[in-house]
RNA sequence: GGAGGCGUGCGAGAGCGGCCGAAUCGGCACGACUGGAAAUCGUGUGAUGUGCAAGCAUCCGAGGGUUCAAAUCCCUCCGCCUCCG
Numbered sequence: 001g002g003a004g005g006c007g008u009g010c011g012a013g014a015g016c017g018g019c020c021g022a023a024u025c026g027g028c029a030c031g032a033c034u035g036g037a038a039a040u041c042g043u044g045u046g047a048u049g050u051g052c053a054a055g056c057a058u059c060c061g062a063g064g065g066u067u068c069a070a071a072u073c074c075c076u077c078c079g080c081c082u083c084c085g
Base pairs, nucleotide, nucleotide: 001084002083003082004081005080006079007078010026011025012024018068027045028044029043030042031041032040046059047058048057049056050055061077062076063075064074065073
């Protein structure tokens, strides 16, 4: 230099136009159980803005585009991985 793949909550990871800020697992918090733990079970758990709260709005690497509607399709850029030279 060329080609391909990937980037989603604290971590992993599914989702591939609408039911989705988002399954599942882990982690973490609280509770149950126990003499006390471990294991197990239950509940909860992204960020920012706004609000007394309930809630509402925005956010899927960054920016733009297509569409009534985008994490999902297209373009540019950034980063990582693999292959070729």
This is a predicted structure of an 85-nucleotide RNA (transfer RNA) from an Actinomycetota bacterium.
The same sequence occurs in records of 2 taxa.
Its Rfam family is "tRNA". Gene Ontology term of the family: triplet codon-amino acid adaptor activity.
NCBI's taxonomy places the organism under Bacteria, Bacillati, Actinomycetota.